This is a predicted structure of a 264-nucleotide RNA (Bacterial large signal recognition particle RNA) from a Fidelibacterota bacterium. The gene name in the source record is ffs. The RNAcentral record of the sequence draws on ENA. The organism belongs to Fidelibacterota, within Bacteria. Model confidence (mean pLDDT): 75 of 100. Its Rfam family is "Bacterial large signal recognition particle RNA". It is annotated as a non-coding RNA gene.
RNA sequence: UCGUGCUAGAUGGGGAGACAGCGGUGCCCUGUAACCUGCAAUCCGCUAUAGCAGGAUCGAAUGCCAUGGCGAGGCUUAUGCUGGAUUUGAUUCUUGAAUUAAGUGACGUUGAAGCUUCAUCCUAUUGGAGUUACUUUUAACUGAAUCCCGUCAGGCCCGGAAGGGAGCAGCGGUACGUUUUUAAGCAAUAAGCCGAUGGGUGCUGGAGUGGAGUUUACUGGUUUACAGCUUUAAAUUUCAGGUAAGUCAAACUAUGGCGCACGA
Numbered sequence: 001u002c003g004u005g006c007u008a009g010a011u012g013g014g015g016a017g018a019c020a021g022c023g024g025u026g027c028c029c030u031g032u033a034a035c036c037u038g039c040a041a042u043c044c045g046c047u048a049u050a051g052c053a054g055g056a057u058c059g060a061a062u063g064c065c066a067u068g069g070c071g072a073g074g075c076u077u078a079u080g081c082u083g084g085a086u087u088u089g090a091u092u093c094u095u096g097a098a099u100u101a102a103g104u105g106a107c108g109u110u111g112a113a114g115c116u117u118c119a120u121c122c123u124a125u126u127g128g129a130g131u132u133a134c135u136u137u138u139a140a141c142u143g144a145a146u147c148c149c150g151u152c153a154g155g156c157c158c159g160g161a162a163g164g165g166a167g168c169a170g171c172g173g174u175a176c177g178u179u180u181u182u183a184a185g186c187a188a189u190a191a192g193c194c195g196a197u198g199g200g201u202g203c204u205g206g207a208g209u210g211g212a213g214u215u216u217a218c219u220g221g222u223u224u225a226c227a228g229c230u231u232u233a234a235a236u237u238u239c240a241g242g243u244a245a246g247u248c249a250a251a252c253u254a255u256g257g258c259g260c261a262c263g264a
Base pairs, nucleotide, nucleotide: 001264002263003262004261005260006259009058010057011056012030013029014028015027020047021046022045023044024043035055036054037053038052039051063258064257065256066255067254068253069252073248074247075246076245077244078243079242081241082240083239085236086235087234088233089232090231093228094227095225096224097223098222099221100220102219103218104217105215106214107213114209115208116207117206118205119204121200122199123198124197125196126195127194128193130189131188132187134185135184136183139180140179142177148173149172150171151170156165157164158163
């Protein structure tokens, strides 16, 4: 130096979390060459030699170990640095209310506002009319089978006759009564009609006085309530990023180190 066989070792690694701690399943990152089976988050197994059990492959090397470089990614802290979001303040506009009366308009010397008064109107009380019932009264109509009057046809009774009698119907009248009507009295009467007295004063109308304003309809100004909108300032690190520091750290990469046996 080559060949054969064996052994150490390797067959992913890392972060957070959890745990007394170390791993695993689970979550995340890297990466694809990253063995197979069973166990396993109400957990599974182990003890600083830190998964356990079984099997398979590679095997002293493109592999392992140590020390560095680079650094994906994760975690911690700080920082309002940026965006977002929220809160507060200011601001712009919109909506509502109150107020003002600068502008416009309308009314006004054919007389504003104000004041006085009367009326309407509202309200309380009250009178009359009207209406109804009752009583009396005026007038008219009507009203008695018989128990009202008068006259009584016919018929009936008395008489020899003359005549007389009672008397139905009818006719006329009268009385008690009914209806209508005139006048008066008394009683009642919701609204409505006509009037009187008192009270009210927001609106409307008339009169007197007064002698120039009145109105708030529109625009404007001021104040204010609640909410939305515009812009802006500050604050907030249980939203997302950036920056700084620290920490863990894959892959890649540099250097160094790395067994035994036999044979040629």